[in-house]
RNA sequence: GUAGACGGACAGUUGCUUUAGUAAAUAAAGAGGAAAGUCUGAGCACUAUCGGAUAAGAAUGCCGGUUAAUUGCCGGGCAGGGUAACCUGAUGGAAAGUGCAACAGAAAAUAAACCGCCAUUAUGGUAAGGGUGAAAUGGUAAGGUAAGAGCUUACCGCAUUCAAGGUAACUUGGGUGGCAUUGCAAACCCCAUUCAGUGCAAGGUCAAAUAGAGAAACUUAAGCGUAUCCGACUCGUUUCUGGGUAGACUGCAUGACUUAAUUGGUAACAAUUGAGCAAGAUAAAUAACUGUCGCCUUAAAUGGUACAGAACUCAGCUUAUAGUUUGCCUUG
Repeated sequence: GUAGACGGACAGUUGCUUUAGUAAAUAAAGAGGAAAGUCUGAGCACUAUCGGAUAAGAAUGCCGGUUAAUUGCCGGGCAGGGUAACCUGAUGGAAAGUGCAACAGAAAAUAAACCGCCAUUAUGGUAAGGGUGAAAUGGUAAGGUAAGAGCUUACCGCAUUCAAGGUAACUUGGGUGGCAUUGCAAACCCCAUUCAGUGCAAGGUCAAAUAGAGAAACUUAAGCGUAUCCGACUCGUUUCUGGGUAGACUGCAUGACUUAAUUGGUAACAAUUGAGCAAGAUAAAUAACUGUCGCCUUAAAUGGUACAGAACUCAGCUUAUAGUUUGCCUUG
C1' cells in the first nucleotide's frame, strides 16, 4: 500500500415469539456487517388501455467482458499523482453552430507594442529579453541578422498520409509539410445508446355496518380514454354536501438462496454434482440474573469491552465503528 477475519464464549436458573405435538410435557430455531442512509437497480403486484411512428424530457458516455439489472463488479487503454507497491478520473465531439474568459495587462481572437533592442532628421524595423495574467502567434539548442524572428538546421511537438501489432480503446515505426486561433461542453449544443406509471400503507379473500342519500356541470361515439398522428379496443366523467366501516386472514419468506467439491476462465463469474432450510412479529418477541473465561489497561486489583437493532425480498453503493489479528506486495 492492498485484500480479508473477529468484534465475544461456556454453564445454570427464569422468561418471551414461531413451528411440531388433540392438548400437556417436551424439542428445534430466534436481530447485522452494516439491520443505518433511502442513493441506485431489479423481482413481485396493480393500472382501459394496447401496438407502431414522431416530438419533448430524463439518464448514461474510452474499450471488452459479467450479471435479472445498474452509474455495480472484473480486466484493459489513455491521462494525472506517487521513489514504489498503488491511487484517482463528470474518460465521446471545440473544423456544425452559438456563447463565456472579471480584474490585471499595450493587447485576450475582427488581437496588439508598455518597458526594452537596432537603425535613425522626421521616423522605421522588431517580437528574442522584461512585465501582467489561468492562458500572450509551439519548446530547447546552434547558426544567422543592423537588432531579431521557423529566417535555416537538429531533436521534440502539430497537421496529414502509409504500414505493422491488437477483438477494440490504442501503441510503434516510416514519408511529406515550417506548420499551431488558447481554454471552457461539471456552458447551450451535436452524436450514440436506453427509458410507461404507481408502489407491500402494492394487491387478494372473508365478515360487519350504513343512506343502492342528495345537488350541480358536461357528454353519449364525428366524443373521452395519451403531447401529436395512424390502427385496434373499451367506456359515462368531474365537483360539492352528508352518512357508515376501519375487524380478521393472506401477501409473509423454497429464494436471480446458502455452502462444499470438480471443470472452464487472468478475474468478475458460469456450469455440474452433493449437502442445508438459518426470525416472520403486527405496536412490536429474539431477553434478564448469577458464575467462570477471552481481549484491552494496570505491578496486581480496579476499571473497560466499538458502531449499533429486522418489518415484501434480493443485488450494489455510501456512511459509522473501542480494539485484536492474517495473507500478499513496495520502500527504508

Notes: The RNA shown here (Bacterial RNase P class A) has 332 nucleotides and comes from a marine eukaryotic metagenome. The sequence is in RNAcentral, with records from MGnify. The prediction has a mean pLDDT of 76.